[in-house]
FMN riboswitch aptamer (RFN element) from Clostridium putrefaciens, 116 nucleotides, folded computationally. Of the family's consensus pairs, 97% are formed in the model. The RNAcentral record of the sequence draws on Rfam. The prediction has a mean pLDDT of 79.
RNA sequence: UAUUAUCUUCAGGGCGGGGCGAAGUUCCCCACCGGCGGUAAAGCCCGCAAGCCUACAUGGCAUGAUUCGGUUAGAUUCCGAAGCCGACAGUAUAGUCUGGAUGGAAGAAGGUAAGC
Numbered sequence: 001u002a003u004u005a006u007c008u009u010c011a012g013g014g015c016g017g018g019g020c021g022a023a024g025u026u027c028c029c030c031a032c033c034g035g036c037g038g039u040a041a042a043g044c045c046c047g048c049a050a051g052c053c054u055a056c057a058u059g060g061c062a063u064g065a066u067u068c069g070g071u072u073a074g075a076u077u078c079c080g081a082a083g084c085c086g087a088c089a090g091u092a093u094a095g096u097c098u099g100g101a102u103g104g105a106a107g108a109a110g111g112u113a114a115g116c
Stems, first nucleotide, its partner, number of pairs: 003114008016030004031096002033086002035048004043084002051061003066082005088099003
């Protein structure tokens, strides 16, 4: 120095007020939140993870959402403005409650060993 192996740790946030109702953190109004990698800094670009199935693999299925203007060498990422989206099960219809989950993972940091 980069590669390989292995170990350890870390690794998701958010419903307050009011209304109607027998009953709603789920409906209506105003709110609040935004994993990881890439890149000019991203919930809405490209991909990954998470979910379900399984013969457990580099598998299959499913997988949401943005425009305009400005600046710049370069921005769907910055600034301004107006919009939009959010797995499964439970329950008066859920991004926010409860549950699988004190789980798991994309990945990040550090240690050790080997090799050159």